Record summary
Lysine riboswitch aptamer from a bovine gut metagenome, 156 nucleotides, folded computationally.
RNA sequence: GAUAGAGGCGCGCCCGAAAUGAGUAACGCGGUCGACGGAUGCCGAUCCGCGCGUGAAAGGUGACGGCGCCGAAGAGGUCUUCCCCUCGGCAGGGGAUGCCCGUCUGGCAGAACGGAGAACAUCCGUUAUGCUGUCGCAGAAAUGCGGAGCGCUAUC
Numbered sequence: 001g002a003u004a005g006a007g008g009c010g011c012g013c014c015c016g017a018a019a020u021g022a023g024u025a026a027c028g029c030g031g032u033c034g035a036c037g038g039a040u041g042c043c044g045a046u047c048c049g050c051g052c053g054u055g056a057a058a059g060g061u062g063a064c065g066g067c068g069c070c071g072a073a074g075a076g077g078u079c080u081u082c083c084c085c086u087c088g089g090c091a092g093g094g095g096a097u098g099c100c101c102g103u104c105u106g107g108c109a110g111a112a113c114g115g116a117g118a119a120c121a122u123c124c125g126u127u128a129u130g131c132u133g134u135c136g137c138a139g140a141a142a143u144g145c146g147g148a149g150c151g152c153u154a155u156c
Base pairs, nucleotide, nucleotide: 001156002155003154004153005152008070010069011068012067013066014065018061026054027053028052029051030050036049037048038047039046040091041090042089043088044087045086073105074104075103076101077100079098081096082095083094084093085092106132107131108130109129111127112126113125114124115123116122134147135146136145137144138143
């Protein structure tokens, strides 16, 4: 340098039953008010708030199954394009895509806090804890301490 492997509730993608979303939004009929309150902040406009009836969907999750894999992958950052938060203006916030950056993280789990979200689902981040794999050091051993995947093991 090349090839092939290992870690386990291992990682990611696709399909999608089912549940949730929700008796919500919206629509129809009736009522009420421009007082008060609400729609990210301010100004203006517009709509909404109560009763009855009808009554969704999207995003997110996702069994079974299939595919690709072991920096699998996930974050973060600059830049690019687009979308959303009722309409207009000013401001603010959120989301998606693509390239690059070896900047951070070996992997998993629950807990606390924070973010997204309807959600106590789920995903993401941080912190410490526990389990686990790998290498190094110490040890008779049990085990202890430490490092990081730019690693480790095997073969050529």
Model confidence (mean pLDDT): 83 of 100. Of the family's consensus pairs, 100% are formed in the model.